[in-house]
RNA sequence: AGCGAACGCUGGCGGCGUGCCUAACACAUGCAAGUCGAGCGGACAGUAUAAGGGGGUAACUCCUUAUGCUGUUAGCGGCGAACGGGUGAGUAACACGUGGGUAACCUACCCUUAGGAGAGGGAUAACUUGGGGAAACCUAAGCUAAUACCUCAUAAGACCACGAUCUGAAAUGGUUGUGGUAAAAGGAGCAAUCCGCCUAAGGAUGGGCCCGCGGCCUAUCAGGUAGUUGGUAGGGUAAUGGCCUACCAAGCCUAUGACGGGUAGCCGAGCUGAGAGGCUGGUCGGCCACACGGGCACUGAGACACGGGCCCGACUCCUACGGGAGGCAGCAGUGGGGAAUCUUGGGCAAUGGGCGCAAGCCUGACCCAGCGACGCCGCGUGGGGGAAGAAGGCCUUCGGGUUGUAAACCCCUGUUCUGGGGGAAGAAGCCUCACUUAGUGAAUAGCUAGGUGGGGUUGACGGUACUCCAGGAGAAAGCCACGGCUAACUGCGUGCCAGCAGCCGCGGUAAUACGCAGGUGGCGAGCGUUGCCCGGAGUUAUUGGGCGUAAAGGGUGCGUAGGCGGCGGGGUAAGUUGCCGGUUAAAGGCUGGGGCUCAACCCUAGUGGGGCCGGCAAUACUGCUCUGCUUGAGGGCCGGAGAGGCUGGUGGAAUUCCCGGUGUAGGGGUGAAAUCCGUAGAUAUCGGGAGGAACACCGGUGGGGAAGUCGGCCAGCUGGACGGUACCUGACGCUGAGGCACGAAAGCGUGGGGAGCAAACCGGAUUAGAUACCCGGGUAGUCCACGCUGUAAACGAUGGGUGCUAGGUCUGGGGAGGAAACUUUCUGGGCCGUAGCUAACGCGUUAAGCACCCCGCCUGGGGAGUACGGCCGCAAGGCUGAAACUCAAAGGAAUUGACGGGGGCCCGCACAAGCGGUGGAGCACGUGGUUUAAUUCGAUGCAAAGCGAAGAACCUUACCUGGGUUUGACAUGCCAGGGUAGUACUCUGGUGGAGACACUGGGGGAGUGUAGGUUUUUGCCUACACGCUCUGGCACAGGUGCUGCAUGGCUGUCGUCAGCUCGUGUCGUGAGAUGUUGGGUUAAGUCCCGCAACGAGCGCAACCCUUGCCCUUAGUUGCCAGCGGGUAAGGCCGGGCACUCUAAGGGGACUGCCGGGGAUAACCCGGAGGAAGGUGGGGAUGACGUCAAGUCCUCAUGGCCCUUAUGCCCAGGGCUACACACGUGCUACAAUGGGGGGUACAGAGGGAAGCGAACCCGCGAGGGGGAGCAAAUCCCAGAAAGCCUUCCUCAGUACGGAUCGGGGUCUGCAACUCGACCCCGUGAAGCCGGAAUCGCUAGUAAUGGCGGAUCAGCAUGCCGCCGUGAAUGCGUUCCCGGGCCUUGUACACACCGCCCGUCACACCACGGAAGCUGGCUCCACCCGAAGUCACUAUCCUAACCUCUUUUGUGGGGAGGGAGGUGCCUACGGUGGGGCUGGUGACUGGGGUG
Repeated sequence: AGCGAACGCUGGCGGCGUGCCUAACACAUGCAAGUCGAGCGGACAGUAUAAGGGGGUAACUCCUUAUGCUGUUAGCGGCGAACGGGUGAGUAACACGUGGGUAACCUACCCUUAGGAGAGGGAUAACUUGGGGAAACCUAAGCUAAUACCUCAUAAGACCACGAUCUGAAAUGGUUGUGGUAAAAGGAGCAAUCCGCCUAAGGAUGGGCCCGCGGCCUAUCAGGUAGUUGGUAGGGUAAUGGCCUACCAAGCCUAUGACGGGUAGCCGAGCUGAGAGGCUGGUCGGCCACACGGGCACUGAGACACGGGCCCGACUCCUACGGGAGGCAGCAGUGGGGAAUCUUGGGCAAUGGGCGCAAGCCUGACCCAGCGACGCCGCGUGGGGGAAGAAGGCCUUCGGGUUGUAAACCCCUGUUCUGGGGGAAGAAGCCUCACUUAGUGAAUAGCUAGGUGGGGUUGACGGUACUCCAGGAGAAAGCCACGGCUAACUGCGUGCCAGCAGCCGCGGUAAUACGCAGGUGGCGAGCGUUGCCCGGAGUUAUUGGGCGUAAAGGGUGCGUAGGCGGCGGGGUAAGUUGCCGGUUAAAGGCUGGGGCUCAACCCUAGUGGGGCCGGCAAUACUGCUCUGCUUGAGGGCCGGAGAGGCUGGUGGAAUUCCCGGUGUAGGGGUGAAAUCCGUAGAUAUCGGGAGGAACACCGGUGGGGAAGUCGGCCAGCUGGACGGUACCUGACGCUGAGGCACGAAAGCGUGGGGAGCAAACCGGAUUAGAUACCCGGGUAGUCCACGCUGUAAACGAUGGGUGCUAGGUCUGGGGAGGAAACUUUCUGGGCCGUAGCUAACGCGUUAAGCACCCCGCCUGGGGAGUACGGCCGCAAGGCUGAAACUCAAAGGAAUUGACGGGGGCCCGCACAAGCGGUGGAGCACGUGGUUUAAUUCGAUGCAAAGCGAAGAACCUUACCUGGGUUUGACAUGCCAGGGUAGUACUCUGGUGGAGACACUGGGGGAGUGUAGGUUUUUGCCUACACGCUCUGGCACAGGUGCUGCAUGGCUGUCGUCAGCUCGUGUCGUGAGAUGUUGGGUUAAGUCCCGCAACGAGCGCAACCCUUGCCCUUAGUUGCCAGCGGGUAAGGCCGGGCACUCUAAGGGGACUGCCGGGGAUAACCCGGAGGAAGGUGGGGAUGACGUCAAGUCCUCAUGGCCCUUAUGCCCAGGGCUACACACGUGCUACAAUGGGGGGUACAGAGGGAAGCGAACCCGCGAGGGGGAGCAAAUCCCAGAAAGCCUUCCUCAGUACGGAUCGGGGUCUGCAACUCGACCCCGUGAAGCCGGAAUCGCUAGUAAUGGCGGAUCAGCAUGCCGCCGUGAAUGCGUUCCCGGGCCUUGUACACACCGCCCGUCACACCACGGAAGCUGGCUCCACCCGAAGUCACUAUCCUAACCUCUUUUGUGGGGAGGGAGGUGCCUACGGUGGGGCUGGUGACUGGGGUG
């Protein structure tokens, strides 16, 4: 794009088409083939005349008979019924298409031509009578006609027989002679004449038969065939033929696909496609086949006959049970089947057909109408104006946007619609009248034929098309889609649910993907969906593909058919090409023109096309044929190389075994061992012997072979290749479907052989296990002979042949030149590489390049190299080789990462070395868990757990219980009412209550402006406004409610690791690479060098702070050297600013200097100087990014949720629970200690609701006290370890301090739950801690104390400070983490990855299977209807012939019929095969989850 469609939703009109694709299933009812009276005899009806009779006065009427006319038609007869109409079952075929042939044929009706029709005869239906039957119908006797039937006559021509002759390739043809045979029908009309009849020839039309070519699948169908193939003779037919019969011969078909199976009507054409092609065969047209299934013939010009016959069968119907009837695949219609397909309509008006002289009759052909959006085409559902951009809807950032000129509204129009009026074409004919022409005739009657004119008459559709008038925007829009492909986006709902989905894929709480809505897009009386075909698909590749690694080269050769084939010449003209002719029906297509208003549709003219057939011509190429050539191919001669093959010999080394000697305790084996061997003497070693297998070194990147493969040496037999020569042949060639042969290892058969090795097997180890890897044993086998098997990663994963297309280098074999070096040539074997090719990798004269020829093979993955079948095999198995089902991939090459029990290089308290801990105890704190009304919440490996908490008794507080409250504890605004002073606010009471709160008192205590009133005024009163405020209400507040996986911000972590990137250029089809890799070096992508890269950015480093040295400045609150004063002492005072110090600025360090190493570089090592040396120590500083890491409970914030509660307030409780488990700590277990006494030295901080001195009290916590100090001034404040001295003496203690009892202190409203401290008493565990694990590299660890934040109080935690002050580091193998390069990868939410098989469960399809049951088909035999043909002793018999007289109803004959017999044969039967389905207990594997 298309459709004979169907389904869903929807549906206004018209035109033209179209409509059982399924059950060739069954059919009720009606109709679909008749017609001719001018072929015939009747019958019936009407009528006319005549006669007779009856009735009647008559007119008239009735009956009968005769004759005539008109009408009707059952029968005889003729023509038709073989057309038209339906269907597609069967058919793979001369069925169809196309082109031919018929010297092998027919053709009714029609046309043309020629000739003819004489004389007779016998019947029979109808009808009548009788009989039978329910019916259908049958039967006997009798009568009768013909265009029915028969005999005779005639025969131009025809036919037959014989003969002659012509054409031709060939007579069965033509012509001709003689002889013989066979014809006829009448009807109409006054007549003319017309219609018929017979014979023959020709034509036309229609057919029969034959042939070439063409068009389906299957080889898992490979052989088929007995009338089969041919011949002779005959039969049969219109006619050829094996069509049929007899006899003879043994042929015929087949890989160019016979035979079998499956499927199918074929074509013109239709759909699609650029074309080539693919698919289809409905409507229309041509052909074929069929007519309930099967068989058969009859009639006829034509049939083996849809609406004819006979028979068999199935089915249906009627029946009086005896017997009959039927065939919609004609039109309509019914049932059924199905997803699905129409009216039991009108008419013969037209077209066409049958019959007829005609009128006419018949016609479900046909023309029309009906039904169905089934298709195509056309039209409409309105047009113009209309912004306050109305309302409503939807969205919203709340401003607005959108629906949207859309609507309303105004002005129009009237297709369609409704009502009314008018109203065709389709009709030519036919009848009749008049005139006229011709014929006939006496005739201008009539009649026949023709012409002209007039009249009449014929339309189903249909009062339709068309048209006019009127009415009225009135009655007429939906469907699908909106994640990408693909045009169209938002909201709400939902929450991996419900659902969507063509593919990819959506949905797990913000879904443009589900559902709804708004909006939008598309199409529009339709729109979607499903099914099917073509296209896209170059995805079966002729046009137009491939096979090294993606699917795909046969394991290898020889060779048959076939395909293809060198150079030159002659012939031929099959292929090929050109021209001409025939055909290729119509319709369709295309073009022009025309008709319906247009279009669809239709009419008309023209044109094209390939194919097939014939004729002529051409000869380049191909073919065929003849002839020649040598370059392809082959041969001869000469020469050398080689694990080429086969056979027979032969050699040494080694292993094992046996014998003997020496010798002694082990050997062997492994990661380590053990099994094992060995004191019965092993291993080791020496000598001797046996046996089997394999051949070290040479040896190669080497050689040979077709491949598999071939390796000691010698001999014999034998194949191939190569070099040289140019003597011979003369295209003898290449490839190769089938076929044949060869073919590693393993395996099989028979017989040998067996040293070593070694499946299976047995032990020992290893291991969770170890049916393995390792070890000790060990049988087939490995070896030989003969025979099978026939496979492989049989690989170069690369078929063979020929030619062409740069080179370089190495090498095996041979040749030429040369003195040699070397050059060159041929043939092999490798590497690198040009052009070119390739998806890339790579290939590249040994092609995977450029071409030609031939063969094999491929067509998504799995299922599966499986099943079934066939062939082969002894078996194992091999070859050939599917499908169902299932998946949206499977795969190749390369890229970047990540990963590796891969490699290289290098870091880090990573290990190691060392010191101290944790893990054990008690306690503290945190966490899990449990418990609870609640034990609020968060944090969860490192990187949660003394974390958020730098302070939970109330508060905090988020939790629980109970109570209270509702515009709220807090912000802003609005409305209504009140107040403006008496309570706005503030102070203070009372009652109830646990309190919040509720109710209720008292005191203090403010306004401004305007207007009016009053008053002399300050002022007062009233009203309004503003401000303030109360009450009620409304917007809203409020939420530590949810989502850290919607977010911002902040933070942790890898990691202070050295990395992460960009621009330009270059390379690559691309991803991407290069730079950033490499050589050095560094703490460092730090620096140097090199380099298709050159630069740059974020990181590193430096700049900043602090600390260590010095200087300058400054000198109080700091300091005190010198001077002075003073004290018990004391910078206490004067004074001073040198020092310390303070705090501001500067200096100093940069590999700068020297030596050595290194590429002379970067840099490294050492040294000097220096307070400090190679980033001096410490801090701050954290690249691109990772972990959906952490936090919605700091804060902010989208969405969601609560709103007399999830908000707010209060009391009490809880966060402090306790069988347990974990983490972090404190204190210890003691003598390097503990206790007592004495004594010394810090730093950094804090202090006003504060630090708080002296002094007094208390054992003490503390109390009293209150100086001083907003602090270099005063206070906290004693530093402690240390040092000196003393006690303790190894003990659960004078260690340790838990726990508990008692008594106190302090803070605070309040220490019960639940604070800290003090004193007295008590005195637990614990004696150094299992597996495991942590920190630390120097002023560090360890150890000692001090301060601070938070804070009323509460510190073993945290943040700081100073004192004392170590040990160790060989080193980088290992553990952990990390950096760079490289490698492999089937990984990429990336090794915590991916993924294999069994088992278990569920579902699905398939194979096998004892059988059971269908279909198709074959063979043999039995039976044998109807019917044709043949035969026929029986029976019957009008015409014709004949005999005779008992001239009849006679006899005989010819001919005919019946019956019988036979051949063939449908159906049926019996038995046995083959093919193919269904099903099947059980069973086998496979797929999916």
The RNA shown here (small-subunit ribosomal RNA) has 1489 nucleotides and comes from uncultured Thermodesulfobacterium sp. Taxonomically the source falls in Thermodesulfobacterium (Bacteria, Thermodesulfobacteriota, Thermodesulfobacteriales, Thermodesulfobacteriaceae). The coordinates come from a structure-prediction model, not an experiment, and the mean pLDDT is 86. RNAcentral holds the sequence, with entries from ENA.